[in-house]
RNA sequence: GAAGUGAGCUCGACGAUCGCGGGGGCAGCAGAAGCUGCUCAUGAGGAAAGUCCGGGCUCCACAGGGCAGGAUGCUGGCUAACGGCCAGGCGGGGUGACCCGACGGAAAGCGCCGCAGAAAAGAAGACUCCCACUGCUUGCUUGCACAUACGCUCGCAAGUAAGAGAAAAGCUGAAACGGUAGUGUAAGAGACUACCAGCGUCGUAGUAAUACGACGGCUUGGCAAGCCCCAUCCGGAGCAAGCGCAAAUAGGAACGCUAUGAUGCUGCCCGCAGAGCGUUCGGGUUGCGUGCUAGAGGGCGUUGGUAACAACGUUCGUAGAUAAAUGAUCGUCCUUGACAGAACCCGGCUCAUAGGCUCACUUCGCAC
RNA sequence: GCGGCGUUACCUCAGCUGGAUAGAGGACCUGACUACGAAUCAGGGCGUCAUAGGUUCGAAUCCUAUACGCCGCACCA
Numbered sequence: 001g002a003a004g005u006g007a008g009c010u011c012g013a014c015g016a017u018c019g020c021g022g023g024g025g026c027a028g029c030a031g032a033a034g035c036u037g038c039u040c041a042u043g044a045g046g047a048a049a050g051u052c053c054g055g056g057c058u059c060c061a062c063a064g065g066g067c068a069g070g071a072u073g074c075u076g077g078c079u080a081a082c083g084g085c086c087a088g089g090c091g092g093g094g095u096g097a098c099c100c101g102a103c104g105g106a107a108a109g110c111g112c113c114g115c116a117g118a119a120a121a122g123a124a125g126a127c128u129c130c131c132a133c134u135g136c137u138u139g140c141u142u143g144c145a146c147a148u149a150c151g152c153u154c155g156c157a158a159g160u161a162a163g164a165g166a167a168a169a170g171c172u173g174a175a176a177c178g179g180u181a182g183u184g185u186a187a188g189a190g191a192c193u194a195c196c197a198g199c200g201u202c203g204u205a206g207u208a209a210u211a212c213g214a215c216g217g218c219u220u221g222g223c224a225a226g227c228c229c230c231a232u233c234c235g236g237a238g239c240a241a242g243c244g245c246a247a248a249u250a251g252g253a254a255c256g257c258u259a260u261g262a263u264g265c266u267g268c269c270c271g272c273a274g275a276g277c278g279u280u281c282g283g284g285u286u287g288c289g290u291g292c293u294a295g296a297g298g299g300c301g302u303u304g305g306u307a308a309c310a311a312c313g314u315u316c317g318u319a320g321a322u323a324a325a326u327g328a329u330c331g332u333c334c335u336u337g338a339c340a341g342a343a344c345c346c347g348g349c350u351c352a353u354a355g356g357c358u359c360a361c362u363u364c365g366c367a368c
Numbered sequence: 369g370c371g372g373c374g375u376u377a378c379c380u381c382a383g384c385u386g387g388a389u390a391g392a393g394g395a396c397c398u399g400a401c402u403a404c405g406a407a408u409c410a411g412g413g414c415g416u417c418a419u420a421g422g423u424u425c426g427a428a429u430c431c432u433a434u435a436c437g438c439c440g441c442a443c444c445a
Base pairs, nucleotide, nucleotide: 001364002363003362004361005360006359007358008357009356010355012333013332014331015330016329017328018327020043021042023040024039025038026037027036028035029034045339049350050349052348053347054346055345056344057238058237059236060235064270065269066268067267069234070233071232072231073230074088075087076086077085078084089103090101091100092099093098104229105228109227110226111223112222113221127170128169130165133163134161135160136159137158138157139156140155143152144151178196179195180194181193182192183191197219199216200215201214202213203212204211205210242290243289244288245287252281253280254279255278256277257276263273264272283444284443285442297316298315299314300313301312302311303310304309334337369441370440371439372438373437374436375435378394379393380392381391387425396412397411398410399409400408418434419433420432421431422430
């Protein structure tokens, strides 16, 4: 210098004027609630989003038991909790920094594996090929018989048939019952041997996942994002929760369920409470306050920890709308500005996203 | 804001316990019938199964994410 990897920060900047939201202060008016004016500081995000997880908070029994159901899934830790984060293991990718992984169990059981193929999961199957033995045929051949004969017999080779053996080779397939080499055999086969893969037991290291080593019998396909098994976790609903105040109406009608227990707490049973409940139609209101933002909060430092994180100390004040505020205009400058707007709050994940800055590291090239 | 559901041909829907050619009805096109048209009959075309990724030998179907769409939920008596 080029290419890249991983973190962190930022999200046009500055100034002026005029607006909008909620808040503080002051003044005026008013009996009061309050209204008006002036003034001061303040007012979106890293994702405010998707609503995919988890928690707080609230109500329902002080949140109960069992079944069902759901979620998670290598190990250890962190946390309020999590499907998140950190560290480690294993597997995969990259020259590397580093990145990615739904990563428990298929010898608990059930199910599925179309077509093709001999056979698709049953130590199963036998199409071609291979093969000792048996029968038959043909050829050659040994011995006997011998032309009134042309048979009997020893053996070899080839062919063929039925059985039996075998699973090496072929064919099919995504997948063919461990792989390679040798021994062995009629041909073959973990039948045997060596190495490798897998499984189990033991030992060593480690909290563990796991790694390494020794030994063993030889091998038991794939799918669990099919049912399932194992382990752990989960009560339900949600701020339109809930509470207080106010206004208005016809305080209503029909049907169904109901002390043989409706309904509440989702499906069922138990337990507890317990008298109205559900659907449809009709009537009224379209309000105010509270919940509402100081919270598992942020910054800095010290200590503990590899880290996530925790403890302690110190410091900061940082939206709260309800049809919904954060904008407009002008000036200057630059790199001409992406995705996008809070709605009870917080921790995460995921998706969208133009650029700029900083730090650490990797590879290659050049120079010293 | 919260809860739930869906997306397959131009339209309305099957198929969703994985197995290869993804179907049905309507609409559309062509032909027959008719003087012409409708109806009827015969034939035909029409699909990235919303998009992307994964699991599997194999995905419309199972899983995950995204996009788009739909439905319900105010209070009082």
Two RNAs folded together computationally: RNase P RNA and transfer RNA, 445 nucleotides in total. Its mean pLDDT, the model's own confidence on a scale to 100, is 78. It holds a member of the Rfam family "Bacterial RNase P class A".